[in-house]
Annotation
Predicted 3D model of a 266-nucleotide part of an RNA (large-subunit ribosomal RNA, domain VI) from a Candidatus Altimarinota bacterium. It matches the Rfam family "Bacterial large subunit ribosomal RNA". The RNAcentral record of the full RNA draws on ENA. Lineage of the source: Bacteria > Bacteria candidate phyla > Candidatus Altimarinota.
Context: one part of a larger RNA
RNA sequence: CGCAAGAGUAUUGAGAGGAGCCUUCCUUAGUACGAGAGGACCGGGAAGGACGCACCGCUGGUGUACCAGUUAUCGUGCCAACGGUAGACGCUGGGUAGCCAAGUGCGGAGUGGAUAACCGCUGAAAGCAUCUAAGUGGGAAGCCCACCUCAAGAUGAGUACUCUCAUGGAGUUAAUCCAGUAAGGUCACGGGAAGAAUACCCGUUAAUAGGUGCUAGGUGGAAGUGCAGCAAUGUAUGCAGCCGAGGCAUCCUAACAGACCGAGGG
Numbered sequence: 001c002g003c004a005a006g007a008g009u010a011u012u013g014a015g016a017g018g019a020g021c022c023u024u025c026c027u028u029a030g031u032a033c034g035a036g037a038g039g040a041c042c043g044g045g046a047a048g049g050a051c052g053c054a055c056c057g058c059u060g061g062u063g064u065a066c067c068a069g070u071u072a073u074c075g076u077g078c079c080a081a082c083g084g085u086a087g088a089c090g091c092u093g094g095g096u097a098g099c100c101a102a103g104u105g106c107g108g109a110g111u112g113g114a115u116a117a118c119c120g121c122u123g124a125a126a127g128c129a130u131c132u133a134a135g136u137g138g139g140a141a142g143c144c145c146a147c148c149u150c151a152a153g154a155u156g157a158g159u160a161c162u163c164u165c166a167u168g169g170a171g172u173u174a175a176u177c178c179a180g181u182a183a184g185g186u187c188a189c190g191g192g193a194a195g196a197a198u199a200c201c202c203g204u205u206a207a208u209a210g211g212u213g214c215u216a217g218g219u220g221g222a223a224g225u226g227c228a229g230c231a232a233u234g235u236a237u238g239c240a241g242c243c244g245a246g247g248c249a250u251c252c253u254a255a256c257a258g259a260c261c262g263a264g265g266g
């Protein structure tokens, strides 16, 4: 811009993409077959591999939020206690959320249709024969459908429901143009399990974010003080202190103030 007014929500599916895999074992059955050696079709059941999608309850990785230990050195006057630097974590031991696989769940199932090679039935031309000439069956991991996703710019622009509609001005009082609006939308503002920008989604007086309180959880027993010990240190106070991207609650702070676009009865 179009979809012959302007919007919102929900849909149909022309069409497109994805997927489509394989192995082993048990059974049928040591049966059919075969002198034996060997050893099935068909059907039923169970494990698994690779691949794909999703997720983080479990097992773990990361986790420069976090907690703890520790060396050297500098600083806070000193002790104690802390802070800085040693990497753009000093080193080390753990680790929430998030992300992730090595973890977990699921998938390629089933049922049809038309066929290929091929196998048939009936059957003439050609008194026979012949799957073919008329007619009519079977038959593949392949084709169409079925399964998952996208999809009406499918200009062939579909469908359903709902919402808004008789303002002002210009114009030969008409076509048409301009302006302010309606429903609605955009910007703005607070944000997001959404995200390169954009887009998408939520909120804007409300639990949207921060803060605060409580807490799942992490770390692992703070400082101070007492006690034991010559001391290093240990121990009690005390599953302590600190943290808490997760959860719940709470208007304390900030979502204020606003601006713009957008029909004229089709």
Stems, first nucleotide, its partner, number of pairs: 001153001005164007015150004021049007033038001051107005059101004066094005071086006112144002118138004165266001167179004184261004188204005208254003211250005217243003224237005